[in-house]
């Protein structure tokens, strides 16, 4: 960059340098000289991936009974492990976030309110972030 899957109403910002612009896009509506966008330090958040550890007892592996058929195989019950999967905690680990729900709408359906217009639900489309693939 293309595709797949998953989440996107939670959570979480100081300080330096800059010096005017950001919030994807388009419309709106906001943020921004009480300092943007970017760079740099330190700090959090969050748990997608990855280590470790602890719990759990779902499934497997191990064994130990019973019971049935009859010679190694089926059901059940036990104990055990820590392989897969679950759930808790933690990291100088790989990312990713720290104004507003992705800040709100955009397409298309319903239902509502009215005939200029408007609310709300649901699903889609965008586009962000992980993980894997080409």
């Nucleotide at each position: 960059c293309u595709c797949u899957u998953a989440u996107c109403c939670a959570g979480a910002g100081c300080a330096g340098c800059a010096g005017a612009g950001g919030g994807a896009c388009c419309g709106g509506c906001c943020c921004g000289a009480a300092g943007a966008a970017g760079c740099u330090g330190c700090g959090g958040c969050a748990a997608c991936c990855g280590g470790c550890g602890c719990a759990a007892c779902g499934c497997g592996a191990g064994u130990g009974g019973u019971u049935g058929g009859g010679u190694u195989c089926a059901a059940c019950c036990g104990c055990c492990u820590g392989g897969c999967a679950u759930g808790c905690g933690u990291c100088u680990g790989g990312u990713g976030c720290c104004a507003a729900u992705u800040c709100c709408g955009g397409c298309a359906g319903a239902a509502u309110a009215a005939c200029c217009u408007u609310u709300u639900c649901u699903g889609g489309a965008a586009g962000a972030u992980a993980a894997g693939a080409g």
A computed fold for a 134-nucleotide RNA from an uncultured Anaerolineae bacterium, annotated as SAM riboswitch aptamer (S box leader). Its mean pLDDT, the model's own confidence on a scale to 100, is 82. It matches the Rfam family "SAM riboswitch aptamer (S box leader)". Gene Ontology term of the family: regulation of gene expression.